[in-house]
RNA sequence: GCCGAUGUAGCUCAGUGGUAGAGCAACUGAUUCGUAAUCAGUAGGUCGUCGGUUCAAGUCCGACCCUCGGCUCCA
Numbered sequence: 001g002c003c004g005a006u007g008u009a010g011c012u013c014a015g016u017g018g019u020a021g022a023g024c025a026a027c028u029g030a031u032u033c034g035u036a037a038u039c040a041g042u043a044g045g046u047c048g049u050c051g052g053u054u055c056a057a058g059u060c061c062g063a064c065c066c067u068c069g070g071c072u073c074c075a
Stems, first nucleotide, its partner, number of pairs: 001071005007065001010024004018055001026042005048064005
C1' cells in the first nucleotide's frame, strides 16, 4: 500500500428503516447477628467522527478514524 472484519451502558453483547435493550457489574431497599447468596427496585447511552438518502437512520450509502486479521511490493 491492498483486502476483509469490527466500533451500541463500566464490561460482554443483542437490536429486520418507525420511542435504544439484555446479562454481568454499580447503587438503594428487603432478608441476615453480620457477610455472601437470593429477591425487589434505581441509575447509567452524543449508537466511533463527519456528511448523504429518507416523512423517519443504531440500521441504507460515502469519506475518515480506532482496533483486529489476512495479503503484497519497491527502494
Molecule: transfer RNA
Organism: Deinococcus xinjiangensis